[in-house]
Context: one part of a larger RNA
RNA sequence: GGUAUAUGGCGGAUGCCUUGGCACAGAGAGGCGAAGAAGGGCGUGGUGAACUACGAAAAACCUCGGUUAGCUGUAAACAAGCUUUGAUCCGGGGGUUCCCGAAUGGGGAAACCCAUCUUUGUUAAUACGAAGAUAUUCGUCUUUAGACGGAAGCGAACCUGGGGAAGUGAACCAUCAUAGUACCCAGAGGAAGAGAAAUCAAACGAGAUUUCCUUAGUAGCGGCGAGCGAAACGGAAAGAGCCUAAACCGUAAAGAUGUUAAAGGGCAGGUCCGUUGUCUUUACGGGGUCGUGGGAGUCGGCCGGAGAUGACCUGAAGUCUCCAAAGAGUUACAAAUAAUUAUUCUAGUCGAAUAGUGUUGAAUAACUAACCAUAGAAGGUGGUAGUCCUGUAGGCGAAAGAAUAAUUACUCUUGUCGAAUUUCCCGAGUAACGCGGGACACGAGAAAUCCUGUGUGAAUCUGGGUGGACCAUCAUCCAAGGCUAAAUACUACUCUGUGACCGAUAGUGAACUAGUACCGUGAGGGAAAGGUGAAAAGUACCCCUGUUAGGGGCGUGAAAUAGAACCUGAAACCAUAUACCU
Numbered sequence: 001g002g003u004a005u006a007u008g009g010c011g012g013a014u015g016c017c018u019u020g021g022c023a024c025a026g027a028g029a030g031g032c033g034a035a036g037a038a039g040g041g042c043g044u045g046g047u048g049a050a051c052u053a054c055g056a057a058a059a060a061c062c063u064c065g066g067u068u069a070g071c072u073g074u075a076a077a078c079a080a081g082c083u084u085u086g087a088u089c090c091g092g093g094g095g096u097u098c099c100c101g102a103a104u105g106g107g108g109a110a111a112c113c114c115a116u117c118u119u120u121g122u123u124a125a126u127a128c129g130a131a132g133a134u135a136u137u138c139g140u141c142u143u144u145a146g147a148c149g150g151a152a153g154c155g156a157a158c159c160u161g162g163g164g165a166a167g168u169g170a171a172c173c174a175u176c177a178u179a180g181u182a183c184c185c186a187g188a189g190g191a192a193g194a195g196a197a198a199u200c201a202a203a204c205g206a207g208a209u210u211u212c213c214u215u216a217g218u219a220g221c222g223g224c225g226a227g228c229g230a231a232a233c234g235g236a237a238a239g240a241g242c243c244u245a246a247a248c249c250g251u252a253a254a255g256a257u258g259u260u261a262a263a264g265g266g267c268a269g270g271u272c273c274g275u276u277g278u279c280u281u282u283a284c285g286g287g288g289u290c291g292u293g294g295g296a297g298u299c300g301g302c303c304g305g306a307g308a309u310g311a312c313c314u315g316a317a318g319u320c321u322c323c324a325a326a327g328a329g330u331u332a333c334a335a336a337u338a339a340u341u342a343u344u345c346u347a348g349u350c351g352a353a354u355a356g357u358g359u360u361g362a363a364u365a366a367c368u369a370a371c372c373a374u375a376g377a378a379g380g381u382g383g384u385a386g387u388c389c390u391g392u393a394g395g396c397g398a399a400a401g402a403a404u405a406a407u408u409a410c411u412c413u414u415g416u417c418g419a420a421u422u423u424c425c426c427g428a429g430u431a432a433c434g435c436g437g438g439a440c441a442c443g444a445g446a447a448a449u450c451c452u453g454u455g456u457g458a459a460u461c462u463g464g465g466u467g468g469a470c471c472a473u474c475a476u477c478c479a480a481g482g483c484u485a486a487a488u489a490c491u492a493c494u495c496u497g498u499g500a501c502c503g504a505u506a507g508u509g510a511a512c513u514a515g516u517a518c519c520g521u522g523a524g525g526g527a528a529a530g531g532u533g534a535a536a537a538g539u540a541c542c543c544c545u546g547u548u549a550g551g552g553g554c555g556u557g558a559a560a561u562a563g564a565a566c567c568u569g570a571a572a573c574c575a576u577a578u579a580c581c582u
Stems, first nucleotide, its partner, number of pairs: 001581009015567001016531002020502002022499007029491002031154002039100003042055003046078002050074002061094006070082003105114003115134007136151007158189001159187005168177002173223001199206002210237004220228002241483003244427001248286010264273002267315005291461001293426004298419005304323006325414005337409010348396003354369004370387002372376001378390003432456008442468001463478005518525002538566001541553004
C1' cells in the first nucleotide's frame, strides 16, 4: 500500500407518512367601488421581531341568536385578569374604520406638504384645535349661480366591437399559410352575441335564433403547391313571440296665406252665432304593423249595461267615466311595490349497539362470549375499532339577514266580419350601378351574396329583393327602425364530493416567516427549507475540560445508535481493530 471481515464517522438515498398541491363532478354565486373599492403604508398586545386579526372606539365595541366551561390567536412562559349575572368560541345585523390609493380642495418624489369658506372649542387676543364643504365631466331643474342625480377605478376566464404582427410552414421565397392567432384598445353581462325571413328550398315543401350529432374531410377554394374547407336536408337540446315608422284623426304651438261674403261652428234636420278659415312644420295622443299582400280612407252587416259630453233642440254615431264579463302581467310584448305562505341558505341539535381473559410500553390484534344496523362513509384514539371519540343513516332547528317559488293585493287591455279596387301609405342619399377595398370555406375568378371609402342615384303593389354571372319564365320573400327568455361559453369565489392523480429533486414557484430571502437602476427574475416520542415524560444531580463546545454516569422512556445536527439511515468518502498478501 492492497484485499477481506467487524465496528464507527460523514452523508441523506430508500421505505413509510402528510398538514400541501393537481384534475374533475354537482350545486351556488357571478361582482366590488365617491356611503371611498381592489391593493397597500403606518400603527394597535403587560412583556411582541414575524404571521394573523383589527383601526386612535385599533388581536377589538354594541346588539340579536347558537353553544357550554373554560378563556386571554399562531405560541410556550411569566404577570395580570375575564367567566354559569354565561366568558372564550360560532353565526345574523350595526358602529368605529388613521394615511395613501379612481383619490376627487391645491400640490406632490404614493402613504407627505400647503390651503380657502361655514359652524364651533379654547384664549385677554393671536396661536392651537374640532366638524362639514370645496376635483372633473354628463344629464335634469330653477336660473347664471346653484341644487339634485349619474359616471369614473378594480376584477380569473368567458363575450362583443375597433386595431393587428412575427418566429414559423410552403423543405428557398414573393401570392398563400401561421392568423384575424398573439398582443393593444373600448364596452357589457351573468352570460354575451344572434333572433322572429327582402330565409331556405325546388316544382315537394319547410317556417325566428342558438348549441350538439350527422352531412364531410364531401362540394369546393388553392403559386390547383403547402394547405384551407362549407351549406341545405336529416336527428337531438331548448322553445315565445312582439313593439314601432307612414297613410288617417285629434289637441297645442309657430310660420305662411286669404278676404267682407262666402267658405265655418264634426254628421242629418231645424234654430242661432258671426270670421272663428286654409296650408306647412314641430310636439304629444289615438290609429296601424302585414306577404294566400297589408293598412288607411269609402260603403255595408252584426255587437253587454248605466251616465256625461259640444252654441241650442231632435236623431244616430263618436269620445270619456263607472260597473259587469273575459283575458293578460313584472326576462321582451306598459310599469311599480307590498303582504302572506312554502322551500332553501347563513350558527346549530338529537342520533343505535361490547364485555371478559391473558400477551404487550400501549389492544383497535388473538381467544371466548354478545349486541346495533334507514348508521359496516371517513377520520381520530399508545398496533388493525360497526358497538371508545368526532361522526355516518335518518330526524329536528333561526331572534336577524338573504334567495327562490306560489298566491293575494295591485296594474293593464277588450270590437269583429264582409264588399268594391277608384284615392292615400307601406322605413332614401337608401336599393342599385361605376371605381377601390374587406367579409363570405370561395385567393377576381363565370363570382352571385354581405359590408362600405368615393362618385352617380330609383320605385310604392301594374312595386321591390332573392333563387351563385346574366336574361326569360316560374317559385319564394318584403330591405333600408327596434326589443326578446331557454337550450350555449367560462370559473377569480363558496359548499359538497370524487380520483388505475403527486407524495417533499414529486405535486403549485410556494406542505415551512413564499412571490418570502436574495439578485437587478428598472421592467423583471426568484430559491432552499417537512418527520423526536404514544405522551416532553425535552435528561434533576454528579464527573472530564479553557468551555453556553463535546462527552461519560445517573435518571425518563418500550426504545436515547428515538437527545432536539432527533423516524428509517443506502452509496460515494474517512477512520479504528483483526486476518492475509506485498

Notes
The prediction has a mean pLDDT of 81. A computed fold for a 582-nucleotide part of an RNA from a marine sediment metagenome, annotated as large-subunit ribosomal RNA, domain I.